[in-house]
Context: one part of a larger RNA
């Protein structure tokens, strides 16, 4: 791990609520008794209760009463019997099972181990050489030293013993702490046998909350006790109809509760209360706008008992500075001179009958939601973020197609059956159903063929335009000038077009700057504007665009899902086919509604059957309803059974939507079923479930 077997909403009281029965001359007995059996049953027992009247604190009055001056108002009342059975839920008990750590009483333990007491016993062996005594030397005498003897020490080195530092091995083990080396102590605050002693909030502790029998920051055992668990995981057959919420408000509350709100089911009434229009209706959102309250920009006027700098010998000017008018162009959730769309109320009109609205009542379950899309707030116009809004959608609780794969996207909501059709999103080269379609443009970057990447650069490429120069000859290319006054002046060691600074003319000239670059110390020099000639037809210069480049670096060659494509990329305009549990077509099976036929009947539009329309049948939590099985129990089939009962094997027959039921073989060997009713130890895959086998 597997398979067998066991394994959870019960029971009693009260209460409410529905069915269902009796009785309603209102209903009902409780404890108790008696009778008859020993299961129970009947027959008494009216004590009680519930119910026939309510209002008021009350007196008190009474279908009315209370308040009050009130005959007004206003509050509560003028209304639904009762007892038994059945579900169904509350509540109290173990209260659906299983689960604590822990509290408390009472008892048992010091054979472990801690300390303490009593009485024994253990410590090879070597080394050190205190004291003290003796003898010498010494000294006036001590004191000293010497040599010997002596044998002291929580004294050394080391076995038994006692402990347990390293490190290794064990780590389903030899062993719930061992083994090997290696290490500390080893005449003592040492080890040890025996007997005894002290315990559970308490002993004992060279003091680590260690130790108190493999248990210790409170031992074990039994008990109270089925402790308590707002927490986790578990809860056993089937079909049918309906189907939520994750919000509000309170809350020692925030992962718990109640009460609303959504959901179901019954039951009376109101009869479209719903949605579209039409028409009246408030508003300060969006947006625009400065007239208000603020903010800020440029300019220009004024004024100041004017922060400050400047400039002057002052006056006084100049820049600034505050405040204030006025012109231009602006911003604002907490500004509005203004101001929609949507939404919201009324009222009338029309379509429309919906698992529509509302009402009374019985049962919930929900209060951790998620992403998307559009308004918004925080946060960085970060987030698969985080907080409200549209009672938006979807998923949660929703299958199917699509998006390679992908809860929230996009299409579209699975009753069943089908080897039919027709269409959504999406798609049509192959993987891979369908177009290698049709027309026209673009792109050369595999750019692109899923998403996303900027700012900036650039004679990519296309396409509209504006201009400007050109056969009186442009553009570019190639040949030739490209000068004189004059090295302008000033400055400078120089300053000669070409370090600075002033001025920037005139002349020849087809043209030629007091000079756009390089060059020199300066000079030279090289080019350029400008001009001519060959030559020959088109060149420059913006502007918006369309589709491309670069700017762009990361871990597999690693990707467009892949092959692979030059279109099988984009863009514009078309026909065609493909393609989903969608829709259609044939057959089924149910639900409600509505008609129509019928059986029954307790005579109620009560309980049933069947046809026909017509609208439905996805679904967690949760509510409704109909059924299967097991076990007992009273009847009933004059029910099966050794001529073969249960029970067990068997994929193959049959019925039932389905739980399931019937048949047929084969095994087995002695009981067992059909309706009817009733009553429960009534349905296992799961609980780190229990016990048993493997």
């Nucleotide at each position: 791990g597997c398979c067998a077997a066991c394994g959870a909403g019960u029971u009693c009281a009260u209460a409410u609520a529905u069915g269902c029965a009796g009785c309603u001359u209102g209903g009902c007995u409780a404890a108790g008794g008696c009778g008859u059996u020993a299961c129970g049953c009947g027959c008494c027992g009216g004590a009680g209760c519930c119910c026939c009247a309510g209002g008021g604190a009350a007196a008190c009055c009474g279908a009315g009463u209370g308040u009050u001056a009130a005959u007004a108002g206003c509050g509560c009342g003028u209304c639904g019997g009762u007892u038994g059975c059945a579900u169904a839920u509350a509540u109290g008990a173990g209260a659906c099972c299983c689960g604590a750590a822990g509290c408390a009483a009472g008892g048992u333990g010091a054979u472990c181990u801690u300390g303490c007491c009593a009485u024994g016993a253990g410590c090879a062996g070597g080394g050190u050489g205190a004291a003290g005594c003796g003898g010498a030397a010494g000294u006036a005498a001590c004191a000293u030293u010497c040599c010997g003897u002596g044998g002291a020490g929580g004294c050394c080195c080391g076995a038994a013993c006692c402990g347990g530092u390293g490190a290794g091995c064990c780590g389903u083990u030899c062993a719930a702490c061992a083994c090997u080396c290696u290490c500390g102590g080893a005449u003592g605050a040492c080890u040890u046998g025996u007997g005894g002693u002290a315990a559970g909030g308490a002993g004992u502790g060279a003091a680590a909350a260690g130790c108190u029998a493999a248990u210790c920051g409170a031992a074990c055992c039994u008990u109270g006790u089925a402790a308590u668990a707002g927490c986790u995981g578990g809860u056993u057959c089937u079909c049918u109809c309906c189907g939520a919420a994750a919000u509000a408000g309170u809350u020692a509350u925030u992962g718990g509760a109640c009460u609303a709100g959504c959901g179901u089911c019954a039951g009376c009434g109101u009869g479209u209360u719903c949605c579209u229009c039409u028409u009246g209706g408030g508003g300060g959102u969006a947006g625009a706008g400065c007239a208000c309250u603020g903010g800020a920009a440029a300019g220009a006027g004024c004024a100041a008992a004017c922060a400050g700098g400047g400039a002057g010998a002052a006056a006084u000017c100049u820049c600034g500075u505050u405040g204030u008018u006025c012109u231009u162009a602006u911003c604002a959730a907490a500004c509005u001179c203004c101001g929609a769309a949507u939404a919201c109320c009324a009222a009338g009109a029309g379509u429309u009958a919906a698992g529509a609205a509302c009402c009374u009542g019985g049962c919930a379950g929900u209060u951790a939601g998620a992403c998307u899309a559009c308004g918004g707030g925080c946060g960085c116009g970060a987030a698969g973020g985080u907080c409200c809004g549209u009672u938006g959608g979807u998923c949660a609780a929703a299958a199917g197609g699509g998006a390679a794969a992908c809860a929230g996207c996009c299409c579209a909501g699975a009753c069943c059956u089908a080897c039919a059709a027709a269409u959504a999103a999406g798609g049509u080269c192959c993987c891979u159903a369908a177009a290698u379609c049709u027309a026209g443009a673009c792109u050369a970057a595999g750019u692109g063929c899923a998403c996303u990447u900027a700012a900036g650069g650039a004679u990519g490429u296309g396409a509209a335009g504006u201009u400007c120069c050109u056969u009186u000859g442009a553009c570019a290319a190639u040949g030739a000038g490209g000068a004189g006054g004059u090295u302008g002046g000033c400055u400078u060691a120089g300053a000669g077009g070409c370090a600075g600074c002033c001025a920037u003319c005139c002349u020849u000239u087809a043209a030629a700057g007091a000079u756009a670059g390089c060059g020199u110390a300066a000079u030279a020099g090289c080019u350029c504007a400008c001009u001519c000639a060959u030559c020959a037809a088109g060149g420059g210069a913006c502007u918006u665009u369309g589709c491309g480049c670069c700017g762009c670096a990361a871990a597999u060659a690693a990707u467009c899902g892949g092959g692979g494509c030059u279109a099988a990329g984009u863009c514009u305009a078309g026909u065609a086919c493909c393609g989903a549990a969608u829709u259609u077509u044939a057959g089924g099976a149910u639900u409600c509604u509505a008609u129509u036929u019928u059986g029954g009947u307790u005579c109620g539009u009560c309980c049933g059957a069947a046809a026909u329309a017509g609208a439905g049948u996805g679904g967690u939590a949760g509510g409704a309803g109909a059924g299967u099985a097991u076990u007992c129990a009273u009847g009933u089939c004059c029910g099966c059974g050794c001529c073969g009962a249960a029970g067990c094997c068997a994929a193959a027959g049959g019925g039932g939507u389905g739980a399931c039921c019937c048949a047929u073989g084969g095994u087995g060997g002695a009981g067992c079923g059909u309706c009817a009713u009733g009553a429960a130890g009534u349905a296992a895959g799961a609980a780190u479930g229990u016990u048993g086998g493997c």